RNA sequence: UGGGUGCGCGAGUGAGGAUCGCCGGUGGCUUGCCGCCGGAGGAAAGUCCGAGCUCCGCAGGGCAGGGUGCCGGGUAACGCCCGGGCGUCGAGAGGCGACGGAAAGUGCCACAGAGAGUAAACCGCCGAUGGCUGCUUAGCGGCACAGGUAAGGGUGAAAAGGUGCGGUAAGAGCGCACCGGGCUUUUGGUAACAAAGGUCGCACGGCAAACCCCACCCGGAGCAAGGCCAAGUAGAGGACGAGGGGUGGCCCGCCCCACUUGAGUCCUGGGUAGGCUGCAUGAGGCUGCCGGCAACGGUGGUCCCAGAUGAAUGAUCCUCCUCCGAAAGGAGACAGAACUCGGCUUACUCCGCGUGCUCAUACU
Numbered sequence: 001u002g003g004g005u006g007c008g009c010g011a012g013u014g015a016g017g018a019u020c021g022c023c024g025g026u027g028g029c030u031u032g033c034c035g036c037c038g039g040a041g042g043a044a045a046g047u048c049c050g051a052g053c054u055c056c057g058c059a060g061g062g063c064a065g066g067g068u069g070c071c072g073g074g075u076a077a078c079g080c081c082c083g084g085g086c087g088u089c090g091a092g093a094g095g096c097g098a099c100g101g102a103a104a105g106u107g108c109c110a111c112a113g114a115g116a117g118u119a120a121a122c123c124g125c126c127g128a129u130g131g132c133u134g135c136u137u138a139g140c141g142g143c144a145c146a147g148g149u150a151a152g153g154g155u156g157a158a159a160a161g162g163u164g165c166g167g168u169a170a171g172a173g174c175g176c177a178c179c180g181g182g183c184u185u186u187u188g189g190u191a192a193c194a195a196a197g198g199u200c201g202c203a204c205g206g207c208a209a210a211c212c213c214c215a216c217c218c219g220g221a222g223c224a225a226g227g228c229c230a231a232g233u234a235g236a237g238g239a240c241g242a243g244g245g246g247u248g249g250c251c252c253g254c255c256c257c258a259c260u261u262g263a264g265u266c267c268u269g270g271g272u273a274g275g276c277u278g279c280a281u282g283a284g285g286c287u288g289c290c291g292g293c294a295a296c297g298g299u300g301g302u303c304c305c306a307g308a309u310g311a312a313u314g315a316u317c318c319u320c321c322u323c324c325g326a327a328a329g330g331a332g333a334c335a336g337a338a339c340u341c342g343g344c345u346u347a348c349u350c351c352g353c354g355u356g357c358u359c360a361u362a363c364u
Base pairs, nucleotide, nucleotide: 001360002359003358004357005356006355007354008353009352010351011349014320015319016318017317018316019315020314022039023038024037025036026035027034028033029032041334045345046344048343049342050341051340052339053222054221055220056219060252061251062250063249065218066217067216068215069214070084071083072082073081074080085099086097087096088095089094100213101212105211106210107207108206109205122153123152124149125148126147129146130145131143132142133141134140135139161179162178163177164176165175166174180202181200182199183198184197185196186195187194188193226277227276228275229274236268237267238266239265240264243257244256245255246254284303285302286301287300288299289298290297291296321332322331323330324329
């Protein structure tokens, strides 16, 4: 100097000023006027998780169903975050992981190939043994039928652990050494796991993001929840009806209503769909100190930071930022709260600023 990578902060059609306008809060008073304060995001998006809050009055137990899946921590909780382990990608800093179990069972591995799981002989190799056969016949040759073989070649994503030596007729864990694997001991670590040793020729591959098994977790519905007020109609009509109802399905339990003077279920039709509230002081923001590798926790200080309701924060002018342009002027990403919060995911600026690390090159 350039490339890469991790983390933090920011909002950049934003800030400041002027004029007019809108919403909330608050003060004054002459009660409709004035003053002051505040007014969209890092994702407000997705509606994917988790909760706070509201209602359902057994929400209790179970089945079905669903979710998560290495270890240790954090958190109100989570499928999230932090730290670590293992695996994998990368030269590296780093990134990613759907990361329990294949010896409980079932299932799948197309095509190619001889053969794809108690799976095999296509091309080959052998010629000890049986067989055929030649000759100069106790031997030396030939053939490769029976037989032996799975080291070499081929097919394939994957072919009965890998490399080497020995051995054999030729071969083969057949034997040995090392690696790999099973079992086991010791050491380190809270643990996942790692290292070292011993022993065994060594059980039959892969897939569970296949069914399944195992461990842990899960009541339901949701602010259009719910509460209050006002208004209005038709306190209507019909069918079924002995058991029915109780916020996903089924069973048990419990509770409530009813048993023909009929609970309840379903259908048809009518009225209302207006106002207030819920509605923002919070697992809140910022910050000092302490503890912790960190996530985060404890403690002190300080601040109040949108609550609209067919949907408020806008319009014009000037200055400043970046780019184009001689100037005038033009352009400037993704994109707008609707109960709130903790996350994840997605979109996004030839984004901006700061900082750690890594690599390459050059110089000293």
Bacterial RNase P class A from a Gemmatimonadota bacterium, 364 nucleotides, folded computationally. A source record names the gene rnpB. Its Rfam family is "Bacterial RNase P class A". The family's RNA type in Rfam is ribozyme. The sequence is in RNAcentral, with records from ENA.